């Protein structure tokens, strides 16, 4: 320094639900509350993938189809990172 990861040590994050705000919705976000994680930090303005579907087109009685400019880092991927047993 690179790889690796304990029933080691010291911190650290917090999913499901439940609740308050917010938004059109996915989603965000405070409170609760722990499913788990070594990167569950960070990049979504230029890598894949996934959510939604307001305004827009387009059929069209009801409604329904596309569609990202709107998101997702606890999907994968870059990227840097803490601590030391095999």
């Nucleotide at each position: 320094g690179u790889a690796c990861g304990a029933u080691a040590a010291a911190g650290g994050c917090a999913a499901a639900g439940u609740u308050g705000c917010u938004g059109a919705a996915a989603g965000g976000u405070g409170a609760u509350g722990a499913c788990g994680c070594a990167a569950a930090a960070c990049u979504a303005g230029a890598g894949g993938g996934g959510c939604u579907a307001a305004a827009g087109u387009c059929u069209u009685a009801g409604a329904g189809a596309c569609c990202a400019u709107g998101c997702c880092a606890g999907c994968c991927a870059g990227c840097u990172u803490u601590c030391g047993a095999a």